The prediction has a mean pLDDT of 81. Predicted 3D model of a 78-nucleotide RNA (SAH (S-adenosyl-L-homocysteine) riboswitch aptamer) from Sphaerimonospora thailandensis. RNAcentral holds the sequence, with entries from Rfam.
[in-house]
RNA sequence: CCGGUCGAGAGGCGCUGCAACGGGCUGACGCCCGCCACGCUCGGCCGGGCGACGUUUCGUCAAGGGCGCCUCCCGAGA
Numbered sequence: 001c002c003g004g005u006c007g008a009g010a011g012g013c014g015c016u017g018c019a020a021c022g023g024g025c026u027g028a029c030g031c032c033c034g035c036c037a038c039g040c041u042c043g044g045c046c047g048g049g050c051g052a053c054g055u056u057u058c059g060u061c062a063a064g065g066g067c068g069c070c071u072c073c074c075g076a077g078a
Stems, first nucleotide, its partner, number of pairs: 001048009010071006018039001021034005038064001
């Protein structure tokens, strides 16, 4: 760094629908329908790839996620 898996990021309802995925059509490019707003970040574990000094101490414990509405938590309130 990549893949998989588990956990965390307070919790819901509605709407739209890009990618991915599924189906159909097309010689192909693509088009149509369906589904769809954790597909993101952080961390544990497993596997693979790459790289190469390592260890110790102290400190810190997130940041984002289309539109609308609601609940919860902190705050006297904003």